The part of an RNA shown here (small-subunit ribosomal RNA, central domain) has 351 nucleotides and comes from an uncultured bacterium.
Model confidence (mean pLDDT): 83 of 100.
Context: one part of a larger RNA
Formats: sequence, C1' cells, structure tokens
RNA sequence: CUGGGCGUAAAGCGUUGCGUAGGUGGUGAUUUAAGCGAAUAGUGAAAUCUUGUGGCUCAACCAUAAACCCAUUAUUCGAACUGGAUCACUUGAGAGCGAGAGAGGUAGCUGGAAUUCCCGGUGUAGGAGUGAAAUCCGUAGAUAUCGGGAGGAACACCAAUGGCGUAGGCAGGCUACUGGCUCGUUUCUGACACUAAGGCACGAAAGCGUGGGGAGCGAACCGGAUUAGAUACCCGGGUAGUCCACGCCGUAAACGAUGGAUGCUAGCUGUCGGGGGUAUCGACCCUCCCGGUAGCGAAGCUAACGCGUUAAGCAUCCCGCCUGGGGAGUACGGUCGCAAGAUUAAAACUC
Repeated sequence: CUGGGCGUAAAGCGUUGCGUAGGUGGUGAUUUAAGCGAAUAGUGAAAUCUUGUGGCUCAACCAUAAACCCAUUAUUCGAACUGGAUCACUUGAGAGCGAGAGAGGUAGCUGGAAUUCCCGGUGUAGGAGUGAAAUCCGUAGAUAUCGGGAGGAACACCAAUGGCGUAGGCAGGCUACUGGCUCGUUUCUGACACUAAGGCACGAAAGCGUGGGGAGCGAACCGGAUUAGAUACCCGGGUAGUCCACGCCGUAAACGAUGGAUGCUAGCUGUCGGGGGUAUCGACCCUCCCGGUAGCGAAGCUAACGCGUUAAGCAUCCCGCCUGGGGAGUACGGUCGCAAGAUUAAAACUC
C1' cells in the first nucleotide's frame, strides 16, 4: 500500500443547500506515444541466497559456473484502453416555449369561535377541584345567564395512509413580491456533468442581549393533599419563558437511527400531480406513459429482524466515518461565544 465495514452490533457530518481545490467523467473521428505493453542495448559491485559441479574422509566450510537482484535509463514499435490536442454529435446537463399542482418563503391587511379580564343587567348561595379532600374564589354578591368593551395567543370542521420544502420545518382568509418542482414539446446550447477536503449559507426547542408585549399555558417558587418521607406524580396559585423586532447561540432519538450521483434487475394494489388513447354532447368509467408518496411481494441480499425499481439487490464514481468496554465525547491546548457552552480531541490507569 492492498484487504473489512457503517438501518438495529462501533460507524452517514443536522441539511450537503451553494460551491473552491482535488478526484472522477457520455458518443464518433483524426492525431499525439505521457500512462500502459513489447523488443533491443547499457547499468543493477563483491559477499550472501538458489541450482549444478568440484575440494577438505562427510558436514559445516571453501572454490567455480549459472541463475537471481524486473528496478531504472536510452532507442524503436504498438491493436485496444486512460490522458493531451483538434473537429463533430445528442442520449447526460442546461435553456426556450405551452400548461399545471402545492400549509414553499417574506411583508402587509383582515375574520370568526374560544379562554381571561373590565363595565352594566337578571339572580342567590354556593362555585371550583379530587380517588377522596383541602388550600382557593364567593353575601364587599361569586358560579350561571344576557348585553357592551379590552387584550393577547392559536387557527375547529375541511384533514388524508394527502401536499410543499435541501433539511430544520410549513395550516383561518386575502393581496403584493418571490424560490423551487412536475408534465408536454423536442425549438436552442453542445458534456457545459457528478462528488466535494477546507469555505460560505441555513438550521426545532431551550437558552442569552436590548426594547416591546403578556390572554391562556407555565420551569423555578409558594401553598393544599398523598406518603414512613414526597424536594414528585394529583389540586390551588404563580415568575422567567412561550409572542413581536433586531442581534447571538449552533445543538436534538436534527431519524428513514439508511451520504450524494448514475445505470441495470419480476410484479400487484392504493393515493397525489400532469399528459396521451378509448368512450361520451361533455364529465365519470376503462387503459397506457412520466413524476411523487404509501402497502405487499419474485430474484437477490441480510447474523437475524427485515430490505426489496423510493434497495439494505447488482455495479461504477466521489465524500464522511468506524476499529473491544470503561476512563470520555472528558482533560489540556486551539478556534468560536456576552454567557451557558459548542467544536476539535487524547493519555495514564483499569477489565
């Protein structure tokens, strides 16, 4: 150096979203001889090793001959393959044109139900809560009910095994701006591609900073119960927080515990989007194709469970990661952060 692996045993970075270096790269023709292959020549000391022969009575040992050191340099040639150069192609990729679906994103405007609070009316003794209670609220008029008002947060039904998004995630309605995707057409470009160390960007919740906001819920905290105790589970309150703006943090069972790309390898069923055919006045129905999303399964794979055209099957390319348990995702150092901490990341020792 090669050789084994990564759904659940150790192992896929949160997204690889953009992308640098690097690695890899479609079809045809011509050319080049860098890689690669062949031939010839030079060098590759001796000793040692191997083989043959010989010498010490044998052996070790010694001598001699051959082989070996397949490496490097030069020259010549070369069918294919890789690379370089030139020309061309269209199937990969991208663009155009015509349609389409969608909780994709950002900003603004707006709606109703419900909770709570305030004001007023009716009305009277309870209400609330639990396994049972109590703390708690209420004759200073509560709960209930009717009318009016305030304010904040979340959007019942539709709703799905549904849709969109790179992931995190996204759901009342409307408007504006805006990203991506699918189908059809083959009109254009002509390999413009894949992956991606570093880098940049995004990244739930909690947490932090400044300023707002604060209905409900509710860490901490205070009570009431329960209990041997109860720093809990249950009940009554309740601050941060949850919400908004701006700025940080950068982590999650960030999960499909499954990196990305491309090609190939039986089917059946549901569903979402688009298109063609058939049918029809038209829609439905039926059927075929493309793209997504689910269920089951042939071959195959797997330690098994299971996976199975959305692969964990068969292959190629690129990246990341693993190497017994504990110590430890810790210490030290570095980088980042206001902090909390994050990231990178050992060893002694021990079984």